[in-house]
Molecule: RNase P RNA; transfer RNA
Organism: Mucispirillum sp.
This record gives sequence, C1' cells and structure tokens, in this order.
RNA sequence: AAGGAUGCGCGGGCAGCCGCCGGUCGAUUGUUAUCGGCGGGAGGAAAGUCCGGACACUAAGAGCGUAAUGACUGAUAACAUCAGUUCGCAGUAAUGCGGGGAAAGCGUUACAGAAAAUAACCGCCGUUCAUACGGUAAGGGUGAAAAGGCGGGGUAAGAGCCCACCGCCGUUUUCGGUAACGAAAACGGGCAGAACAAGCCCCAUUAAGUGCAAGGCGAAUAGGAAGAAACGGGUUGCUCGCCCAUAUUUUCUUCGGGUUAGCUGCUUGAGAUUACGGGCGACCGUAAUCCUAGAUAAAUGGCUGCCUCUCUUUAUGAGAACAGAAUCCGGCUUAUAGCGCGUCCUUGAUU
RNA sequence: AGACCAAUAGCUCAAUUGGCAGAGCACCGGUCUCCAAAACCGGGGGUUGGGGGUUCAAAUCCCUCUUGGUCUG
Repeated sequence: AAGGAUGCGCGGGCAGCCGCCGGUCGAUUGUUAUCGGCGGGAGGAAAGUCCGGACACUAAGAGCGUAAUGACUGAUAACAUCAGUUCGCAGUAAUGCGGGGAAAGCGUUACAGAAAAUAACCGCCGUUCAUACGGUAAGGGUGAAAAGGCGGGGUAAGAGCCCACCGCCGUUUUCGGUAACGAAAACGGGCAGAACAAGCCCCAUUAAGUGCAAGGCGAAUAGGAAGAAACGGGUUGCUCGCCCAUAUUUUCUUCGGGUUAGCUGCUUGAGAUUACGGGCGACCGUAAUCCUAGAUAAAUGGCUGCCUCUCUUUAUGAGAACAGAAUCCGGCUUAUAGCGCGUCCUUGAUU
Repeated sequence: AGACCAAUAGCUCAAUUGGCAGAGCACCGGUCUCCAAAACCGGGGGUUGGGGGUUCAAAUCCCUCUUGGUCUG
C1' cells in the first nucleotide's frame, strides 16, 4: 500500500417563535373547565412475539401423557442467552459455523441394481454328459451409499482365512486437565456392527395452565324474557377421583336493559452513571451521585436562522436512514442513510 | 397489547409417513363450420411466498423473514 476478519460508539447540534400530553403550584369560577408560573415528555431497535423471567389469577388430589433443551466448565433471577475451553468442518490466516445416543428396539433408504443390510446377476472353482446344485465378496456392472486399503502367504477357486505396514473402532492402563478432551502404550481381526434421531424412540435436565383484554375496587341496571338443542355441567391434554344439579343446569339464537369503558394494577427498577477493587472473560462487589414518559385510542410536533454531513447541473438548489412507548425487565432475530474509534490476519515493497 | 392459522400454474384445489410436482376451469394450436360456440385431438405454463440449514434427496422436517387472515374487552 492492497485485500480481508472482528469488536464497539453516535444516530444531527444550538437558538428563537407557535402548538400537543401528563405532573405540580397559584388564580378565576364554567370546578372532569380556563389562564398563568415551574418542571418533564420515544428507541437502538420502542418491531417480530422467537425464547427466558418478574407480577397476577386459576388449579383439593393421583396416574399417564405432552413440550423444550442437548460437548464441557462457568456467568445469571432465569434462558433456546452470554463467556472461556474442547472436538469436527470451511478458510493460507485472522476468524466463522456446528455438537448427546445408530452396540436397546421399530421404521425409512425412491429409481437403478442380483442384492440396500446376514447380498450370488455376470464371472471364477468343484460335482455332473447336460440341465441343475454347491462353494466363492478377488474382478465386472448399478447406485447418493455395496461391507477397511495395499502387498505377500494360502486355496479347487477365493476370502482378515493368516501375516507385515497403514487407517478406523472398542477395551484396559499410565500421564496432563475440575471436565469435555488430549497424548502414549498394550490388547481385541472387532471393521459382515452402513446412513438417517431438524423420523418414532432412548438417556439426562427443565417445565402446572392462562396472560395486565391477568387481576382488584366502586357505581348503575331488569344478574330479565322468548325459542331451540343437550341430559348432564364444572374441574388445564386424557383417565380416575372430586364438586354442583335433576331444573334454581349448560350451550346457541332472538328481543330487551345498563355502562360509553370509571379508579386501580402503573412504573424506583434483577435501575442508570462515575470511581475503585476481584475475575482471562461473561460478570460480580463496594462507595458516591441521579430519578429519566406513564398518556388510554393514545401527546412527544411544526416553522425560521446559524452550524455539521451527503448528492448534483456548484447556488437564494435538493436532501439527512430504519422507525415510533402501551404492565415491566434480560436476551435473540430482523430493519437501519451516514459518521467515528479500535484490534487482528494475509500478500507485496522498503528499512 | 396478547393468542393462533395459512401461502402450490392466471383461478379453485390435490400430492399416503421425505423419493419423477398433478387435476378441473382458463390460455394456445389443430380438426369440424360460411364464421363462432360446443365437441374431439394435441400443447405450453411452477424460484411449491423469500432466504438459510438437516439429508444421497425437501412442497413435506428445522430456523428466520414477508404477506394475508382469525380470536380475546
């Protein structure tokens, strides 16, 4: 210098004027109103609702199911998240992606092929006149996949049938590591024990269900009437059990009535910032400081000037992304104009 | 705000437990007819909503995004 990998930060600024929504103080009187003062008012994703919780209500109980996760260790309130390590794959590398079990059992493996999981179509060998039968996985052909590789011995012909070397798997021992795992040695022809568990399943761990339209309080009214169906209804998916009832039951339809959606839950919280300390790190501890939307169909906006940035036809120009709280947190994923700050790798050149 | 479902040819729908993506209508060409319709014969048309993964192989299984729809006061 060129090319790449990866971690972060910001998400226009200041001033003036006019508005919008809450809070608080004061005044007026129209008291759920108006005016004035003070102070506050969207995000890094507020989004998707994909995970995990808090919180709330429901559930007397038992059994069976069901769902999710999946190397190891740690972090955390918890997690399908994060950190570190380990193994495999991709890459020259930085780095990225992935992870239980196929030796418990079932299932699937189309077409082709003799055969798709205890394989004989051709070929080779033996018996036989021949047909046929038997042996054989060396060779051919099919396929995504055909039963370790290569050489020698051996044999009727062959074959891990036997042997040397190499590869894979398993068992045992020793060493390193908390562990996953790694290294070494010995043993077993074990490789005729193929693949798929994001098929059923097995193992381990976890999970009761419903979501603030949860729930609580208060007020008003006629908790009403008619018709039809069911014989039961409720109790979280099923069964048992339990509870209610024999019409004072349940469901549906129609008519009628009330409210016009009140108050609360509601925002101070696993909270933020700074400093110090511990840890490789995720993160944790201590101290100080700060309070930072809480509206309810929903406010958070507009104009002007200066500055900043981008584009072009270079001047009285055009523009400034993705997007908008709705009970609240921790993550993940997705969208995002433009700008800024690092760290690392490869190649080339120079010293 | 919360809970769920679906997407296959121009339209309406299939595709058995992963194994050659198909049917009807529509469209195009031909036969018939003076012409058209009907009928008969033949044909074309697919990123299975987009992307990624598992697998020898994906409409189908897993993850993610997009679009459309349903329910809860």